[in-house]
Context: one part of a larger RNA
RNA sequence: CUGGGCGUAAAGGGCACGCAGGCGGAAGAAGUAGUCAGAUGUGAAAGACCGGAGCUUAACUGCGGGGUUGCAUCUGAAACUGAUCAUCUUGAGGGCAGGAGAGGGCAGUAGAAUUCCUGGUGUAGCGGUGAAAUGCGUAGAAAUCAGGAGGAAUACCGGUGGCGAAGGCGACUGCCUGGACUGACCCUGACGCUGAGGUGCGAAAGCGUGGGUAGCAAACAGGAUUAGAUACCCUGGUAGUCCACGCUGUAAACGAUGGAUACUAGGUGUGGGAGGUAUCGACCCCUUCCGUGCCGGAGCAAACGCAAUAAGUAUCCCGCCUGGGGAGUACGGCCGCAAGGUUGAAACUC
Numbered sequence: 001c002u003g004g005g006c007g008u009a010a011a012g013g014g015c016a017c018g019c020a021g022g023c024g025g026a027a028g029a030a031g032u033a034g035u036c037a038g039a040u041g042u043g044a045a046a047g048a049c050c051g052g053a054g055c056u057u058a059a060c061u062g063c064g065g066g067g068u069u070g071c072a073u074c075u076g077a078a079a080c081u082g083a084u085c086a087u088c089u090u091g092a093g094g095g096c097a098g099g100a101g102a103g104g105g106c107a108g109u110a111g112a113a114u115u116c117c118u119g120g121u122g123u124a125g126c127g128g129u130g131a132a133a134u135g136c137g138u139a140g141a142a143a144u145c146a147g148g149a150g151g152a153a154u155a156c157c158g159g160u161g162g163c164g165a166a167g168g169c170g171a172c173u174g175c176c177u178g179g180a181c182u183g184a185c186c187c188u189g190a191c192g193c194u195g196a197g198g199u200g201c202g203a204a205a206g207c208g209u210g211g212g213u214a215g216c217a218a219a220c221a222g223g224a225u226u227a228g229a230u231a232c233c234c235u236g237g238u239a240g241u242c243c244a245c246g247c248u249g250u251a252a253a254c255g256a257u258g259g260a261u262a263c264u265a266g267g268u269g270u271g272g273g274a275g276g277u278a279u280c281g282a283c284c285c286c287u288u289c290c291g292u293g294c295c296g297g298a299g300c301a302a303a304c305g306c307a308a309u310a311a312g313u314a315u316c317c318c319g320c321c322u323g324g325g326g327a328g329u330a331c332g333g334c335c336g337c338a339a340g341g342u343u344g345a346a347a348c349u350c
Stems, first nucleotide, its partner, number of pairs: 003322004007304002012318001014201004021194003025088002028085002033081002035077008049065003053061002091191001092188004096183003103177007110154001115149007125136002162169002206247006215241002220236004258317006266295011299306002323350003332343004
């Protein structure tokens, strides 16, 4: 440089924003950088190719021809691409009017439950298991009633329901704040798509400083089980789980399916809107937009299956793969307080 690929065989970056770059809507004008045509010059000779010639042939030598895909200049063409000028509204964005939502941040509040404390009632058990024991209890436990403390999480509603780019988000109220959707017109006029680097976000665990600690619970201790039992079961229990600030930057970060746009039979649920029909009105019914599921045709596919939320038909841009092991290891670089992360081989071997 190029081929074929990336749901499950190797392969989609965890997700977004975005500089450079790549790609890019409709109609028009003029010019001609790319592009195309013609001409001229050059593209040394030898070699190579074709034709025929000379040594008896061949090798070899000599002659002629074609070609030399390139470069430069000139003359033209104007469909496409680029640059320029002027225009458009369908892409994109803005304005207006609405309704939906566990989207984010901060503050406050509430009820149920567990645990603990105090007091009352009450008396010999409780707890736990396959069965037990460790454990708790006559210094009064468990049970029950009243009061109090504190932390964490928010039953029902709850739904292949909703929101978010992903991670993720679930009591209620207030404040601040992001995005999406619908409707009808108005405005800007291609302002767009993607995105190497870069920057930000990023579950859990872990780390630093300070706080907090009800329940749960790595480690740890004890009791069982067992041949053993560094386990599964039981009684306890510390980090941690929670909060603030900072770090880490990973995951089966999954739809194992990158983003954008357009097109390509249907059927049936469900969430949010709009219009119509109907009605006293709400439903029902029809149409339509956005989301989310199931089934299914063509097509695709190794099969499984996917099938307007494509794995179909196409275009653009990015990431990645190229036999298994060695190995996501070693070395080096960068990042990190550390744990480690990221980039990422080779020998050897099958």
The prediction has a mean pLDDT of 88. Predicted 3D model of a 350-nucleotide part of an RNA (small-subunit ribosomal RNA, central domain) from an uncultured Eubacteriales bacterium. Its Rfam family is "Bacterial small subunit ribosomal RNA". The RNAcentral record of the full RNA draws on ENA and SILVA.